[in-house]
This is a predicted structure of a 121-nucleotide RNA (c-di-AMP riboswitch aptamer (ydaO/yuaA leader)) from a soil metagenome. The sequence is in RNAcentral, with records from MGnify. Its mean pLDDT, the model's own confidence on a scale to 100, is 78. The model forms 92% of the base pairs in the Rfam consensus.
Formats: sequence, C1' cells, structure tokens
RNA sequence: CGCCAAAUCCGCUUAGGCGGACCGGGGGAGAUGCAGUGGGGUGAAUCCCCGCCUCUGGCGGGGUAGGGUCAAGGGCCCUUUCGACCCGAACCCGUCAACUAACCCCGGCGGCGGAGGAAAG
Repeated sequence: CGCCAAAUCCGCUUAGGCGGACCGGGGGAGAUGCAGUGGGGUGAAUCCCCGCCUCUGGCGGGGUAGGGUCAAGGGCCCUUUCGACCCGAACCCGUCAACUAACCCCGGCGGCGGAGGAAAG
C1' cells in the first nucleotide's frame, strides 16, 4: 500500500481505560402468522453422497446452496455475463427467541500478501 471482515475515525487519559461519531448484530407490542420430533443466534460457511472409526457422533474424500479475489498505478462508484483460482470454517445461548413501534442490550476481533482476467452496461 492492498485484501477478507461490522472490525473504522476522533477526543481525553492517572496508560488501567473513558467518552463521542459512524458501522454491525440481538432482544422486544399491537395486528398478522406459527404451534408434535427441542429450538434459536453470529457468519458466505448449508445440504447430499462415499469410505473408515471408538457410530444420535468424529475424521477423511467428492460434490453443493452460498461467499471472496482477479486491484491500484492508468479519475471515482456500481451492475451483469463468461473464464481462472480460493473458501464453503468456527463459535455462542441453554429448553427461550416468528414479525415487531416505543424501548432495551451487545460487538467493532482476527487474519492474509496466493492470484494479479476478459466482455458488455
């Protein structure tokens, strides 16, 4: 400098934090909807098939809903199609959660430098 992501910016500080802006998420009426197998949330990260094992599960493989990159330099922002490549995890609540005005609560971590395409709008 660039990229994924809500993950950013500013002020103060006794250096522990505090406050603000902005960004992201959850809870929560009426009306409506739902009603058994527990259910729900963050997230792109679901579902199917096969193999093995210590078999309501775990591990590995293949695919898949879905997501991301292909940049800047050479104005900025965005959409679509084709192509190449990558991901398709992890965690939380604890029997509770539809939607939801008012209102309430929480978060602003972490990681990467692999790739370095076309066409149409």